Source information: A computed fold for a 529-nucleotide part of an RNA from an uncultured bacterium, annotated as small-subunit ribosomal RNA, 5' domain.
[in-house]
Context: one part of a larger RNA
C1' cells in the first nucleotide's frame, strides 16, 4: 500500500459501485417460458349479431337457442423451451489458456442461388356417452379435423453400386467432368385479387459447436515402480465423425527418476492486489471457457440435450392418504429457518436494451432497466467567511499582590446561503415498430411529414424565500513515530506492536488541561504484497 470484510466509538449529504467467502444446509409462499385463432376441429367463458318467446303503446329489459362475428378456457398441431439465469461440487484432465489440424464432422433458424409445391388414405385428441378411484388420475364405446400421420406419382448437379477420363496432394486418398442402373420429397393458410406469409429438395455463405495435436498448467520420493481392453494389429459394432470408444480373433506389449502410480489440494483464464522491476499473492464483482442442478445411473424426443423449473428407476428425505396409494426438489429472484464475527426488499415496470412466439397488433420475460436497505468500499461536498483585545469570565499551569496558556477562540459588528427546510417550474433517456397523410419508384420496396408510447418520476437540474440558521468525530502524545504538564495509584489496579512501563516525585497505568495526526469518519482484528 490492499479487502466482497467484520468488531469498537460516532456519523450531515450527494455521485457511482459492491453486498451469504461459513452448510453443494433443508426449505413454507408467490413469481422466474411461453406463444401462434393467418395450421385445425371446436365453444367451457365474454362481447355482438340473428331467431323465438315473456312483460311493455315503445324505447326496452329478461329468458331459450344459435359460432354467424369478434374472440377464446381446455384439446390436437408448429416454433420455442438445449438461450437467458445459478453455484463452484467434481476435476490435475486436452478441464483451461495458446498455436495448429480434420483428406474424419454436424449445424434448427438467418441470407443467396436452383428446382419442385400432382393425386389418394386410415385414425386420433378434443366434444359426447359409460365406468373406476379418497385423490393423483385412469379404463371402455361413438364420433370428428389439421401446416398430425401413412401410400401413391413425379424429381435431381442428392444418395448408394458398377464403370471411363483428367488433374492435385500430405500417406490412408481429395476434386472436377461423364455414363449406367436403383432410391428418395412437400401444406397449406390470408386476401375481392395483385400478392403476402409458408411447405419440400439440392448447392453455398453465415453462425454455432464436434473431434484430434504441439506447448503451458499446484505440492509430496516419509508414494518407485504402474498396467490385461492394458499396448498394437486385422475384421467388424456404433457415431455426424476418427478412434479399444465397444466387441471377436492375433501379437506383447505400454507409460516411468526429464518423476509413471499413488496420496493431497484445486474450477481454468483475461485479469486483480503488491513491487522500481523480477518476482509473490489471489481469481469477489465484469467478460471468455468447463462442470454441477437432492445424491447415483439410464435413455427418449430433438438441429442441438444425455436436459436446473422434461421422462424412467434406485437411494436419503419431506407432505398428502380414505392405508389401496400418491406428491416433491430454491447451487433463477424475493423471502424463512440453521450455520456464523458477517452479508439486503416476499418492491416498480416491461418505458429502453436484449430475448421467444407471431403477418401484425401484441403476449411473455425475478434477463435487463430501476427503486429500496447497509458508512461495505472509492470519489466529490458541507458543518460557516471577514473584523474583532478589557487578550473578558471560567478551566488548567507556575517562581502565585502577579504571570503564562487555552485564544481571536467567545462575546460582539458585518457578509454569504453550499447545503438542510418551504415554495414554483420542470427534462434527457424516445427512436423505432404502429397510425394518417404525401412523394419517389427497377414493382417491392425506398423515403419525407404529422401522431401515439416514460416503471424510474414530478426524480435530476433550474429559480426563488427565510435564517448561521440543520450537521465531528476517532485514535494517539517513553523510543520506533508528530505531539507535554499536574494529579491520583504505588511491582497494585493496569498498559504493550517490539524494546519494554509500574516497588510514592511515571512525559509509559487512571483521570485532567494542553497538543498532534486523521477525519464522516477513526481505530482494532484477520489475511496478502
Nucleotide at each position: 500500500g490492499a479487502u466482497g470484510a467484520a468488531c469498537g466509538c460516532u456519523a450531515g449529504c450527494g455521485g457511482c459501485a459492491g453486498g451469504c467467502u461459513u452448510a453443494a444446509u433443508a426449505c413454507a409462499u408467490g413469481c422466474a417460458a411461453g406463444u401462434c385463432g393467418u395450421g385445425g376441429g371446436g365453444c367451457a367463458g365474454c362481447a355482438g349479431g340473428u331467431c323465438u318467446g315473456u312483460a311493455g303503446c315503445a324505447a326496452u329489459a329478461c329468458a331459450g337457442a344459435u359460432g354467424c362475428u369478434g374472440g377464446c378456457g381446455a384439446c390436437c398441431g408448429g416454433c420455442a423451451a438445449a438461450c437467458g439465469g445459478g453455484u463452484g461440487c467434481g476435476g490435475a484432465a486436452c478441464a483451461c489458456g495458446u498455436a495448429c489440424g480434420c483428406a474424419a464432422c454436424c449445424u434448427u433458424c438467418c441470407u443467396u442461388c436452383a428446382a419442385a409445391u400432382g393425386g389418394g388414405g386410415g385414425a386420433u385428441a378434443g366434444c359426447c356417452c359409460g365406468g373406476g378411484g379418497a385423490a393423483a388420475c385412469c379404463c371402455g364405446g361413438a364420433u370428428u379435423a389439421a401446416u398430425a400421420c401413412c401410400c401413391c406419382g413425379u424429381a435431381a448437379c442428392a444418395u448408394u453400386a458398377u464403370g471411363a477420363g483428367a488433374u492435385g496432394g500430405c500417406a490412408u486418398c481429395g476434386u472436377c467432368u461423364u455414363a449406367u442402373a436403383a432410391u428418395u420429397a412437400u401444406a397449406g393458410c390470408a386476401g375481392c385479387a395483385a400478392u403476402g406469409c409458408g411447405u419440400u429438395u439440392g448447392a453455398a455463405g453465415a453462425u454455432g459447436g464436434g473431434c484430434g495435436u504441439g506447448c503451458g498448467c499446484c505440492u509430496g520420493a516419509u508414494u518407485a515402480g504402474g498396467u490385461a481392453g492394458u499396448u498394437g494389429g486385422c475384421g467388424g459394432g456404433g457415431u455426424a465423425a476418427u478412434g479399444g470408444c465397444c466387441c471377436a480373433c492375433c501379437a506383447a506389449g505400454c507409460c516411468u527418476a526429464c518423476g509413471a502410480u499413488c496420496a493431497g489440494u484445486a474450477a481454468c483464464u483475461g485479469g486483480u492486489g503488491u513491487g522500481a522491476g523480477a518476482g509473490c499473492a489471489c481469481g469477489a464483482c465484469c467478460a471468455g471457457u468447463c462442470a454441477c442442478a437432492c445424491g447415483g445411473g439410464c435413455a427418449c424426443u430433438g438441429a442441438g440435450a444425455c436436459a436446473c423449473g422434461g421422462g424412467c428407476c434406485c437411494g436419503a428425505c419431506u407432505c398428502c392418504u380414505a392405508c389401496g396409494g400418491g406428491a416433491g426438489g430454491c447451487a433463477g429472484c424475493a423471502g424463512u429457518a440453521a450455520g456464523g464475527a458477517a452479508u439486503a426488499u416476499u418492491g416498480g415496470g416491461c418505458a429502453a436494451u436484449g430475448g421467444a412466439c407471431g403477418c401484425a397488433a401484441g403476449u411473455c420475460u425475478g434477463a435487463c432497466c430501476c427503486a429500496g436497505c447497509c458508512a461495505u468500499g472509492c470519489c466529490g461536498c458541507g458543518u460557516g467567511g471577514a473584523g474583532g483585545a478589557u487578550g473578558a469570565a471560567g478551566g488548567u499551569c507556575c517562581u502565585c499582590u502577579g504571570g503564562a496558556u487555552u485564544g481571536u477562540a467567545a462575546a460582539c459588528u458585518u457578509c454569504u446561503u453550499u447545503u438542510a427546510u418551504c415554495u414554483g417550474a420542470g427534462a434527457a433517456g424516445a427512436a423505432a415498430c404502429c397510425c394518417g397523410g404525401g412523394a419517389a419508384u427497377u414493382c417491392u420496396u425506398u423515403u419525407c411529414c404529422g401522431g401515439u408510447u416514460g416503471a424510474c418520476g414530478g426524480u435530476a437540474c433550474c429559480a426563488g424565500a427565510u435564517g448561521a440558521a440543520u450537521a465531528a468525530g476517532c485514535a494517539c502524545c517513553g523510543g520506533c513515530u508528530a505531539a507535554c504538564u499536574c494529579c491520583g495509584u504505588g511491582c497494585c489496579a493496569g498498559c504493550a506492536g517490539c524494546c519494554g512501563c509500574g516497588g510514592u516525585a511515571a512525559u509509559a497505568c487512571g483521570g485532567a488541561g494542553g497538543g498532534u495526526g486523521c477525519a464522516a469518519g477513526c481505530g482494532u482484528u484477520a489475511u496478502c504484497c